This is a predicted structure of a 111-nucleotide RNA (FMN riboswitch aptamer (RFN element)) from a pig gut metagenome.
Of the family's consensus pairs, 100% are formed in the model.
Rfam family: FMN riboswitch aptamer (RFN element). Its family is annotated with FMN binding in the Gene Ontology.
Its mean pLDDT, the model's own confidence on a scale to 100, is 85.

RNA sequence: UUUUUCGGGGCGGGGUGCAAGUCCCCACUGGCGGUAAAGUCCGCGACCCGGCAUAGCCGGCUGACCCGUUGCAAGUACGGGACCAACAGUAAAGUCUGGAUGGAAGAAGAA
Numbered sequence: 001u002u003u004u005u006c007g008g009g010g011c012g013g014g015g016u017g018c019a020a021g022u023c024c025c026c027a028c029u030g031g032c033g034g035u036a037a038a039g040u041c042c043g044c045g046a047c048c049c050g051g052c053a054u055a056g057c058c059g060g061c062u063g064a065c066c067c068g069u070u071g072c073a074a075g076u077a078c079g080g081g082a083c084c085a086a087c088a089g090u091a092a093a094g095u096c097u098g099g100a101u102g103g104a105a106g107a108a109g110a111a
Stems, first nucleotide, its partner, number of pairs: 001111006012026004027095002029085002031044004039083002048060005065081005087098003
């Protein structure tokens, strides 16, 4: 450099109601790289917005954490208590359906 494969999880129970996996109570989930092992630190991707005049590139936007313990070192482990989660649809959605049999950070292999 070329190429192949892989590459996002989760509503179970109850309540109200004509109707809710959307509201309320309990429950459940956590992409990629870095670093003492991370949804909440740093960085990236995704979604969304704009520009170029366009299979793409460039720019923008981009959620949420504290206390204690151990330790050389932890906002990452352990204990405790919190918090967050694009857009469209629909009884108001992190968990349903859809764009998406899509795309991507990246991971592994082959030449």